[in-house]
Molecule: Bacterial RNase P class A
Organism: Terriglobales bacterium
Order: sequence, then structure tokens, then C1' cells
RNA sequence: GCGCUGGACUGGAUGGUCGCUGUCUCGUUGCGAACGCCGGGUUUCCCGGGCCGCGCGACGAUGAGAGAGGAAAGUCCGAACUCCACAGAGCAGUGUGCCGGAUAACGUCCGGGACGGCGACUUCAAGGUCGCUGGACGGAAAGUACCACAGAGAACAUACCGCCUUUGACGCAAGUCGAAGGUAAGGGUGAAAAGGUGCGGUAAGAGCGCACCGCUCGCGCAGUAAUGCACGAGGCAUGGCAAACCCCACACGGAGCAAGACCAAAUAGGGAAGGAAUGGGAUGGCAACAUCUCAUGCGUGCCGGCUCGGUGCGCCAAACUUCCGGGUAGGUCGCUUGAGCCGUUCAGCAAUGGACGGCCUAGAGGAAUGACCGUCAACGGCGGCAACGCCGUACAGAAUUCGGCUUACAGGUCUGGCGCCAAC
Repeated sequence: GCGCUGGACUGGAUGGUCGCUGUCUCGUUGCGAACGCCGGGUUUCCCGGGCCGCGCGACGAUGAGAGAGGAAAGUCCGAACUCCACAGAGCAGUGUGCCGGAUAACGUCCGGGACGGCGACUUCAAGGUCGCUGGACGGAAAGUACCACAGAGAACAUACCGCCUUUGACGCAAGUCGAAGGUAAGGGUGAAAAGGUGCGGUAAGAGCGCACCGCUCGCGCAGUAAUGCACGAGGCAUGGCAAACCCCACACGGAGCAAGACCAAAUAGGGAAGGAAUGGGAUGGCAACAUCUCAUGCGUGCCGGCUCGGUGCGCCAAACUUCCGGGUAGGUCGCUUGAGCCGUUCAGCAAUGGACGGCCUAGAGGAAUGACCGUCAACGGCGGCAACGCCGUACAGAAUUCGGCUUACAGGUCUGGCGCCAAC
């Protein structure tokens, strides 16, 4: 210098025209409350009128100002807020899981520890030290299950090849073919073969013995702790797997702003009150009264006519009137001032917290945040000798609000790692 890759930050600037959604201001107008002003009255008050101001709307304004994100996404965790449920205890179920801290909370973040991977250095070797990096990292010495394929053997270990001892047969011999045993060093299989490396030892071997490393037990020191270090004892017991059942510890009620609260029409339906009866007769009955019927009256429907008439129904009711309550449409609130943002400073390794100063930054509801035209900048592609011209510009888009995680992302800036090339 080029390429690949991880992380952090950023996510074009500026002007014009026409729109869209809230807010404020001004103007016009409607309604309401209140009674300050004026007039009148039966003068602690009442009635009428309009004016200034107040509140709620409607319309208008070449009036002012604001209007998507780092992920607004996935809806995976944790909360705020709201409603519903809730005697106590146990079981089931789900989740979390090294230690300490941060936080409103968390499965998130920060710091530390142990373990694995990679690289460098070091050791005869096993191993050790340093750097980078990874993650559901409690328990396998409570119990159960499983460990494919390959392999002789996969958990009360195993003898396939090989090695060694004794021995039979054959052979001049080298040796070949057997039999009985020993052996886990070497080979082979596997993800994994029952401590590792080295030296000694042995017929060959083997913790059989020794040194170092690892392990188990005991004890001490350091650390808040996880854990680390040192000493002593023991030849080594306890293979892996819990994102298999399980065991241990801790936590956990449900639904979600379409939560929920308030106002509330038309129509239909529910409830209450009002709503026209009076007189005679017949039958039954001791009577009270009941049933039927006639007349007048009233209410209502229909028909004819025009100032009335006929007819049906009802008068224990209906029509009708008034009032009450529930729900729907619709409207209002919830709704954006908040675990808020920016800057300085202090405490802390850090996550984070404190103090001071400044700021107000969408709030829609079938859902605005847009369209067009210029200028400039960065990068890429194409054309051109050049000047320059043309084209392209990531992922994506609020919907109650926060804290995280995960995923997507053109270009730019800073930074870590790896590879290649060149120079010293």
C1' cells in the first nucleotide's frame, strides 16, 4: 500500500413552489355560565336588553412555530400504568443457575474467577507463562437411562495383532505349525479404551518403584466471594452425558391502551307514573260481589261525507304524555414532562450514580410526516485525451410509555485482528 473481517460513531447540506397533521395567535360567528353595566317591577329578589370580559365549539388567515429511527423492525426478555382474580399450606408446571457489583427491574450490563479454542515464548517430555477469544458455567461420589458406526473389548473392563515364559510336532539349521499360561508397554478401532511424561525395573510388562505433572483427602494462608497458593498424607479410587429423566437453590396469578374511565343520540326493547267513566237490566249468591248485556259518555283505528254520520276495538287496557335505567353509534380522556435529553463537574477500574446549569423534542386514529424543481458535497458505474457530462444512493418507517437483547443496513470517520506485496 492492497484485500478480508470484528467493534464504536455517523446515517447528506441548503433554497424555492404546492400540499398534509397537531399547537399557539388574530378575526368573524354560535352556544353557555356568571351577573359587573343599562332599563323596568310586586325591590334580601325577579324580568328584559345588549356591551366588555370568561368558557366551549364552527369557519377563515400570503399569521407564528413544530412534525419518524438507529434500528420506529422481530415482539424475545424486564418494568411502569390499567382492569380482573386472590383465606392458608402443599403438589404439579414454567423459568433462572460460577462469584461480586450496577439497576425501578431483567434471562441485561460491568468487573473478577474457572474452563475450552487460537497464537507467541518456554520445557527432553508431560506441562507452564503471557496475549486474544468463546458461552444456559449449580450437581455425574442420590438414583435411573443412553453411549450410534467401527472395534476383541464401551463400564463388576477387554487378549484381535503383537511381546514374553514353558512345552509338543516337523526341520541339519534358520525357522514353521500348534498347546498351556503371563502381559494393557507397542499396533489397530473409536468422539471416548480405566491417570500422563521420563528414568529405573522385569522373562516380557505393569504405580511394580522413584521424580515431575495431574488427582483424592487433610490442614494452613490470602481473598467480601467464586477461587488461588503452600504443606502433609495416599499409588489413584471417581469415563462421558443433566439444551435426557432427575436432585438442589431461588423466582413466578391472568389479561393487555382493542387495557381502562367518562359523556351519550336516533330506532327497537325494559321499568314507573298519568291516562273516563256513569246509569239500568238479567243470571248466580244470605250479602259483599262476579259474569253477561243495553244506553249515554270518553279514547282510538277505518270508511263515507263536510262542520256531521256509520262501523270495529278499548275504557281491569291500548293509543298517547312525562320520567328513569342499561347498551350501541358517536365523542372526550388515558396521550406524552419522562426511571426524559444536552453540557460541565465529582465519586467509581467500569457498568453506573450524585451535584449544578440549560432545554421541551410527533401525538395521529383507515392513521399526517409528502410531491416537484434547483444548487452543493461524498462514493460508485458508464462515456471522454482532458475539462466535464449522464446515471445511481442502505436498511427501513411512530401508534400507551420506558430499559435491554436479537436481526437488517449504501456510503463516511476512528480503531483491533489476519493475509499478500514492497522497502529498511